[in-house]
Predicted 3D model of a 100-nucleotide RNA (SAM riboswitch aptamer (S box leader)) from a Solirubrobacterales bacterium. Model confidence (mean pLDDT): 86 of 100. The organism belongs to Solirubrobacterales, within Bacteria. Of the family's consensus pairs, 89% are formed in the model.
RNA sequence: UCACCAUCUGGAGCGGCUGAGGGACCCGGACCUUCGACGCCGCCGCAACCGACCCACUCCCCGGAGAACGGCGCGGUGCGACAGCCGGGAUCGAUGGAGG
Numbered sequence: 001u002c003a004c005c006a007u008c009u010g011g012a013g014c015g016g017c018u019g020a021g022g023g024a025c026c027c028g029g030a031c032c033u034u035c036g037a038c039g040c041c042g043c044c045g046c047a048a049c050c051g052a053c054c055c056a057c058u059c060c061c062c063g064g065a066g067a068a069c070g071g072c073g074c075g076g077u078g079c080g081a082c083a084g085c086c087g088g089g090a091u092c093g094a095u096g097g098a099g100g
Base pairs, nucleotide, nucleotide: 001100002099004097005096006095007094008093013043014042015041016040017039021032022031025089026088027087028086029085044080045079046078048077049076050075051074053071054070057066058065059064060063084092
């Protein structure tokens, strides 16, 4: 970067720096924001996906293999205002997985 699959109404905040806008794009709204938003960093947390581990149970050469629901939070990513904020449009955006 491209296509595919899945998900996007659940969950999870404190501090430091910065200083004016912000939530991907367009339109219409309503929100957040100098009582400091957004962004970056630190710590903390969540548990969406993948891996590891645990486990009912199953199989077998009896000490091994596999392993649902679920647990865990060890690893890889991700995430921690508001339903992807709402409606419409573009047929778009984000995240994960396995690939080119």